[in-house]
RNA sequence: UGGCGCGUAGCUCAACCGGAAGAGCGUCACUCUCCUAAAGUGAAGGCUGGGGGUUCGACCCCCCCCGCGCCAA
Numbered sequence: 001u002g003g004c005g006c007g008u009a010g011c012u013c014a015a016c017c018g019g020a021a022g023a024g025c026g027u028c029a030c031u032c033u034c035c036u037a038a039a040g041u042g043a044a045g046g047c048u049g050g051g052g053g054u055u056c057g058a059c060c061c062c063c064c065c066c067g068c069g070c071c072a073a
Stems, first nucleotide, its partner, number of pairs: 001072007010025004019056001027043005049065005
């Protein structure tokens, strides 16, 4: 320098052919317990890496940029 892949909740990952974002763990509260842990119930937490475009509608398609990984030179 070129090619390919990835970037979504604090962490690990889903999300169908574009119909509008969910799970596990963690955190917090409550129940239980003498207390803690475990278990159970509930809640908070996301402008989907940034910007622009297409579309009635974008995590998803197109362009540019940033970061990480792999390959080639």